[in-house]
């Protein structure tokens, strides 16, 4: 100096309007049991802290952390 830090994981999510996907899990069908398939089901301080604004994941500044140069 550049990129990133949002759910267990991997990531979407900007003219600022308060968050969603797959996978995983968990409950249920089903099956003699299972897998598979099929419904259902997310109480996430958006890495901290300040500021701006009615309103911030998102602008704006400080720091903390990953990776790169």
């Nucleotide at each position: 100096c550049c990129a990133g830090g949002u759910a267990g994981c991997u990531c979407a999510g900007u003219u600022g309007g308060u968050a969603g996907a797959g996978c995983a899990g968990c409950g249920g069908a089903c099956u003699g049991a299972a897998a598979a398939u099929c419904c259902g089901c997310g109480u996430g301080u958006c890495g901290g802290g300040u500021g701006u604004u009615c309103a911030a994941u998102u602008c704006a500044c400080c720091c903390c952390c990953u990776g790169g140069c």